[in-house]
Large-subunit ribosomal RNA, domain IV from an Alphaproteobacteria bacterium, 329 nucleotides, folded computationally. The RNAcentral record of the full RNA draws on ENA. Taxonomically the source falls in Alphaproteobacteria (Bacteria, Pseudomonadati, Pseudomonadota).
Context: one part of a larger RNA
RNA sequence: CGAUGCUGAAGGAACUAGGCAAAUUACCCUUGUAACUUCGGGAUAAGAGGGCCCUAUGCAGACGCAAGUCCGUAUAGGGGGCACAAACCAGGGGGUAGCGACUGUUUAUUAAAAACACAGGGCUCUGCAAACGCGACUAGCGGAUGUAUAGGGUCUGACGCCUGCCCGGUGCUGGAAGGUUAAAAGGAGGAGUGCAAGCUCUGAAUUGAAGCCCCAGUAAACGGCGGCCGUAACUAUAACGGUCCUAAGGUAGCGAAAUUCCUUGUCGGGUAAGUUCCGACCCGCACGAAUGGCGUAACGACUUCCCCACUGUCUCCAGCAUCGACUCA
Numbered sequence: 001c002g003a004u005g006c007u008g009a010a011g012g013a014a015c016u017a018g019g020c021a022a023a024u025u026a027c028c029c030u031u032g033u034a035a036c037u038u039c040g041g042g043a044u045a046a047g048a049g050g051g052c053c054c055u056a057u058g059c060a061g062a063c064g065c066a067a068g069u070c071c072g073u074a075u076a077g078g079g080g081g082c083a084c085a086a087a088c089c090a091g092g093g094g095g096u097a098g099c100g101a102c103u104g105u106u107u108a109u110u111a112a113a114a115a116c117a118c119a120g121g122g123c124u125c126u127g128c129a130a131a132c133g134c135g136a137c138u139a140g141c142g143g144a145u146g147u148a149u150a151g152g153g154u155c156u157g158a159c160g161c162c163u164g165c166c167c168g169g170u171g172c173u174g175g176a177a178g179g180u181u182a183a184a185a186g187g188a189g190g191a192g193u194g195c196a197a198g199c200u201c202u203g204a205a206u207u208g209a210a211g212c213c214c215c216a217g218u219a220a221a222c223g224g225c226g227g228c229c230g231u232a233a234c235u236a237u238a239a240c241g242g243u244c245c246u247a248a249g250g251u252a253g254c255g256a257a258a259u260u261c262c263u264u265g266u267c268g269g270g271u272a273a274g275u276u277c278c279g280a281c282c283c284g285c286a287c288g289a290a291u292g293g294c295g296u297a298a299c300g301a302c303u304u305c306c307c308c309a310c311u312g313u314c315u316c317c318a319g320c321a322u323c324g325a326c327u328c329a
C1' cells in the first nucleotide's frame, strides 16, 4: 500500500453521473392504519405499546376420587443483568411521474428491459382427400383419430372510454362486354429439287386461356391525412371571407412528451440556490387513434424526482483483526 471483516467524536448525502457501497429495518402479540380502487385490494400500509425470572390474586384448560400438580391469561408486587424477539436467523419506510396491465420469457459467456409472451380484440383463409406445413408439387406424414364455438396466417395486446376522414397509388377480392396475348389449330400464297408423281422448306388471314389493360369493392390491408392572402372601433389575434391544389386534407383525446430543433421555451410548485422533477400553457421543427389514442387499481431486481429514518459515501480520515505485498533469514 492492497484485499476482506469490525469500530468511530461532531455533522448526516455536504459524496457521487446516481445514496453505488454500507448502515438502518427485521420475529411474535396487542393496537392502529390514508389517498386511490377493477371493492379483491392498497396493508406487515404508515404509526404506537409490549416480550426475561419469581410471588400473590382473579378467570379458563389438562390430569386426578380427592388433596393437589401442570399450563394459559389479566392485574398487582418484587428480582437480576451492559443487554430480556439477549446468539443464529430476520421487510428500511413514504410520496410524485413515465413505461409495460398482471405471474411468466430472453441475448449459456458485457444487455432481464419499456424488448418477447400473455388472456382479451379484430381481419383473413379453410367444407375435409380442408387450408397450411414437412418431403423431391414421390409415397407418406403432420394438421387431426380435430370438422367453422374447429384449424391456419397476420396485426393489436388485461380492463375502462373510444377507434374519425381518404380506395387516387400498391395489394387483395369480385366482374367479364371490349382491347392485347403463347403453344396449338389453320392453311391463301411462296421457295428448293425433280420429266413427272412427289419430297423438303417457308408461311398471310382466321380460331385461340390465364394474365395485363378495363369496371367495381375493400384501410383493425400496405399506406396517406395541404398552401397562400385578407378581415373586428387601441394594439394583438382572427370566429369570418377569398383563392389554389388534393384521393382526402388530422376528428376525439393528448401535447416542450421515451416524441420539442430553437430550449435551461414561459408561468406556477418544490430548494437559500433546481439544464432534472411535478402541474399548466400550445408557437405539435417532426403526437394522434389496433404500425392503436387517452386513462387506469394491482404488480415491477425497470426508469425519473422528492421526503423521513439511517449511516465512514463525504467533511477527513483514524484505529483494530486476518491474508497478501514488502524487508530480513
Base pairs, nucleotide, nucleotide: 001324002323003322004321005320006319007318008317010315011314014313019310027051028050029049030048031047036041038158052079053078054077055076056075057074058073059072061070062069063068080084092308093307094306095305097303098302099300100299104116105115120156121155122154123153124152125151126150132142133141134140159295160294161293162292164225165224166223169222170221171218172217173216174215175214178213179212180211184207185206189202190201191200192199193198226244227243228242229241230240253287254284265281266280267279268278269277